This is a predicted structure of a 72-nucleotide RNA (transfer RNA) from Phaeocystis antarctica.
The organism belongs to Phaeocystis, within Eukaryota.
């Protein structure tokens, strides 16, 4: 230097233009127990960032950033 891929909750991982952006595990509460593990209910929490297309963007485009790979 030039191409590709990827970036979603504390970790994992789905949504392939549409009607709350789910799902499992952490964590918190509560209920069950003599008591703590299981186990049941509930709660927090999220689209790397900056623009663009659209009536509508996690998706489509293009910048920049962060990370894997390939060639040269």
């Nucleotide at each position: 230097u030039u191409c590709u891929u990827u970036a979603u909750a504390g970790c994992a991982u789905a949504a392939a233009g549409g009607u709350u952006a789910g799902u499992g595990u952490u964590u918190c509460a509560a209920g069950c127990u003599c008591a703590u593990a299981a186990c049941u209910u509930g709660a927090u929490a999220g689209u790397a960032u900056c623009g663009g297309u659209u009536c509508a963007a996690u998706u489509c485009c293009g910048g920049u950033u962060a990370a894997a790979g390939a060639a040269a």